[in-house]
């Protein structure tokens, strides 16, 4: 220089065109003599940046960044 694949919650990762989840984790309140398990109830996302498409986009397109991997 080419190709490929990822980028969604503090962390892991789901989520294939209809207004975004779990799973730990963290907050409160409850149980405990006090930790811990258990119970219940709470907060948190410019879905990497920009643009297109489309009635409508995490999801389709184009670019741009970061990472990683092949190949020269």
């Nucleotide at each position: 220089g080419g190709g490929c694949g990822a980028u969604u919650a503090g962390c892991u990762c789901a989520g294939u065109g209809g207004u975004a989840g779990a799973g730990c984790g963290c907050c409160u309140c409850u149980u405990u003599g006090a930790c811990g398990u258990g119970g219940a109830g709470g907060a948190u996302g410019u879905c990497g940046g920009g643009a297109g498409u489309u009635c409508g986009a995490c999801c389709c397109u184009c670019u741009c960044a970061u990472c990683g991997c092949c190949c020269a």
Transfer RNA from Pseudideonella sakaiensis, 72 nucleotides, folded computationally. The same sequence occurs in records of 4 taxa. The coordinates come from a structure-prediction model, not an experiment, and the mean pLDDT is 81. The sequence is in RNAcentral, with records from ENA and Rfam. Its Rfam family is "tRNA". The family's RNA type in Rfam is transfer RNA. About the family: Transfer RNA (tRNA) molecules are approximately 80 nucleotides in length. Gene Ontology term of the family: triplet codon-amino acid adaptor activity.